This is a predicted complex of two RNAs, RNase P RNA and transfer RNA, with 444 nucleotides together. Rfam match: Bacterial RNase P class A. Rfam classes the family as a ribozyme.
RNA sequence: GGGGGUUUCCCCGGCUUGCGGGCGAAAGAGGGAGGAAAGUCCGAACUCCACAGAGCGGUGUGCCGGAUAACGUCCGGGAUGGCGGGUCCAAGCCCGUUAGACGGAAAGUGCCACAGAGAAGAUACCGCCUCGCUAUCGCGGGGUAAGGGUGAAAAGGUGCGGUAAGAGCGCACCGCCCGGGCAGUAAUGCACGGGGCAUGGCAAACCCCACACGGAGCAAGACCAAAUAGGGGAGAAGUUUGGGUGGCGACACUCAAUGCGUCUCGGCUCGAGGCGCCAAACUUCCGGGUAGGUCGCUUGAGCUGCACAGUAAUGCGCAGCCCAGAGGAAUAACCGUCCAGGCGGGAAACCGCCGGACAGAAUUCGGCUUA
RNA sequence: GCCGGAGUAGCUCAGCUGGUAGAGCAGCUGAUUUGUAAUCAGCUGGUCGGGGGUUCGAUUCCCUUCUCCGGCU
Numbered sequence: 001g002g003g004g005g006u007u008u009c010c011c012c013g014g015c016u017u018g019c020g021g022g023c024g025a026a027a028g029a030g031g032g033a034g035g036a037a038a039g040u041c042c043g044a045a046c047u048c049c050a051c052a053g054a055g056c057g058g059u060g061u062g063c064c065g066g067a068u069a070a071c072g073u074c075c076g077g078g079a080u081g082g083c084g085g086g087u088c089c090a091a092g093c094c095c096g097u098u099a100g101a102c103g104g105a106a107a108g109u110g111c112c113a114c115a116g117a118g119a120a121g122a123u124a125c126c127g128c129c130u131c132g133c134u135a136u137c138g139c140g141g142g143g144u145a146a147g148g149g150u151g152a153a154a155a156g157g158u159g160c161g162g163u164a165a166g167a168g169c170g171c172a173c174c175g176c177c178c179g180g181g182c183a184g185u186a187a188u189g190c191a192c193g194g195g196g197c198a199u200g201g202c203a204a205a206c207c208c209c210a211c212a213c214g215g216a217g218c219a220a221g222a223c224c225a226a227a228u229a230g231g232g233g234a235g236a237a238g239u240u241u242g243g244g245u246g247g248c249g250a251c252a253c254u255c256a257a258u259g260c261g262u263c264u265c266g267g268c269u270c271g272a273g274g275c276g277c278c279a280a281a282c283u284u285c286c287g288g289g290u291a292g293g294u295c296g297c298u299u300g301a302g303c304u305g306c307a308c309a310g311u312a313a314u315g316c317g318c319a320g321c322c323c324a325g326a327g328g329a330a331u332a333a334c335c336g337u338c339c340a341g342g343c344g345g346g347a348a349a350c351c352g353c354c355g356g357a358c359a360g361a362a363u364u365c366g367g368c369u370u371a
Numbered sequence: 372g373c374c375g376g377a378g379u380a381g382c383u384c385a386g387c388u389g390g391u392a393g394a395g396c397a398g399c400u401g402a403u404u405u406g407u408a409a410u411c412a413g414c415u416g417g418u419c420g421g422g423g424g425u426u427c428g429a430u431u432c433c434c435u436u437c438u439c440c441g442g443c444u
Base pairs, nucleotide, nucleotide: 001338002337004335005334006333007332009032010031011030016025017024018023019022034358038369039368041367042366043365044364045363046217047216048215049214053270054269055268056267058213059212060211061210062209063077064076065075066074067073078102080099081098082097083096084095085094086093087092103208104207108206109205110202111201112200125148126147127144128143129142130141131140132139133138156174157173158172159171160170161169176195177194178193179192181190182189183188221295222294223293224292231286232285233284234283235282240257241256242255243254244253245252246251259277260276261275262274263273264272302321303320304319305318306317308315309314339356341354342353343352344351345350372443373442374441375440376439377438378437381396382395383394384393390427398414399413400412401411402410420436421435422434423433424432
């Protein structure tokens, strides 16, 4: 740790029963923590904000296709990088595996320390070739960017040719750009033709592009009961008109419009609407009362089995099952038994002792992350 | 349940606009003094809470995790 018995606790239930109504008591049967219940990183269901729009700003996601209620999750595929293997003169290519934060660097701005000649419309330090001056050391002019150096990175790469020495200068193969063609839903790939051989990195830099997004959260919220002082202060602007009823009149009540105040879906602006109107509504400060009860609260995008479709994630169909609902927070205690593991004794069978990970619901699910 | 902040030398704190880590106190040594304190000079001491990632490079940027502090309800 598993399962059994007894007792106890919680839910559910109501055989039976008490009393004068309506309130009580109540047996049996059944059920009682997770795969993470944790973190609160994402998404929703549900509830409320009376309805809810536009712009700016803000937040999030970012290859293609699919799954899903949805997601920043999952499945499949593609390119790229890493690791391993094979092949090739070499660059490169092929296979397997793995990873993610995988749109854009030619819209703009910005950064790349130190070193180095030079870090993006950036170069000539050493060197090489050549000419001139020199007794020599060496100096000056011109050409060069293949070699060396610095660096994480230096104006495509490898090989051959060519050149005074070199350089796509030329050629072959890769790479890049353009053009259509074929395969694929697409990302993308393959072969062909042509071409300049010009174009670093960073967007987990600001940003640009595409798409999506109201806000709060079960301590959300709904109902009942009770009590108090329907207390006091501040805020800002601040009005009129018309109708009806009552009245001798002053005036009172009521409806509508206008105006004003305030509130609303977060920040700002506009629009749209709610409430109130000579004092209220709203916001805010001080003070007082109550802090009680019921619901929300468990039937779910639920689980299990079979079958079909699909590469898979998953979906549809049929059948079966009900699987915590506490309220300071229940699920434990004892007995014996079985088993994994460890130690000791024993030739063995066996005997004895210890001991069994991480860890506990609180509205509910789908994921992610961690133990 | 919701929202913020902190972790750097033995202690108290800077650094966070990415370029390889500092100040004060404490400790040790020396000088000075009859001697101590004070003062002066020098020195030691750091996996920047842990892990992973981006980048040439991370205290700093991003993700995750541990601990602590605070606010609302």